A computed fold for a 76-nucleotide RNA from a Minisyncoccia bacterium, annotated as transfer RNA. The sequence is in RNAcentral, with records from ENA. Its Rfam family is "tRNA". Its family is annotated with triplet codon-amino acid adaptor activity in the Gene Ontology. It is annotated as a transfer RNA. Model confidence (mean pLDDT): 81 of 100.

RNA sequence: GGGCCAGUAGCUUAGUGGCUAAAGCAUCAAGCUUAUACCUUGAGGAUCGAAGGUUCGAGUCCUUCCUGGCCCACCA
Numbered sequence: 001g002g003g004c005c006a007g008u009a010g011c012u013u014a015g016u017g018g019c020u021a022a023a024g025c026a027u028c029a030a031g032c033u034u035a036u037a038c039c040u041u042g043a044g045g046a047u048c049g050a051a052g053g054u055u056c057g058a059g060u061c062c063u064u065c066c067u068g069g070c071c072c073a074c075c076a
Stems, first nucleotide, its partner, number of pairs: 001072007010025004018056001027043005049065005
């Protein structure tokens, strides 16, 4: 330098262009317990890597860029 894949909550993931972006773990609170843990219930937490574009409507489609991973090439 070229090609491919990925980026969504603290972490791991889901999410046919269309109803309020969902779940598990974690955190916090309450219940339970002598107490802790387990268990049960509830709460908070994301404008979806950035900027544009298409569209009535974009997490999803297109373009550029950023970050990470893999492969190839080049140099040494």